[in-house]
Molecule: transfer RNA
Organism: Chloroflexota bacterium
RNA sequence: GCCCCGGUAGCUCAGAGGAAGAGCGCCCUUUUCGUAAAGGGGUAGCCGCAGGUUCGAGACCUGCCCGGGGUA
Numbered sequence: 001g002c003c004c005c006g007g008u009a010g011c012u013c014a015g016a017g018g019a020a021g022a023g024c025g026c027c028c029u030u031u032u033c034g035u036a037a038a039g040g041g042g043u044a045g046c047c048g049c050a051g052g053u054u055c056g057a058g059a060c061c062u063g064c065c066c067g068g069g070g071u072a
Stems, first nucleotide, its partner, number of pairs: 001071007010024004018055001025043006048064005
């Protein structure tokens, strides 16, 4: 250089074009003499960046950036 995979919440990851969710974490709370465990409520992302397609894009197309793998 070329090819492939990935980039979404603090972390690990879902999300087949109708507008973003789970688990863990964190905060509050119930229970307890207290802690832990368990239950309830809350928390947070203009989806790597810039364009394009579309009535509508996290998703499709193009370029770039970052990470991983392959190839010479």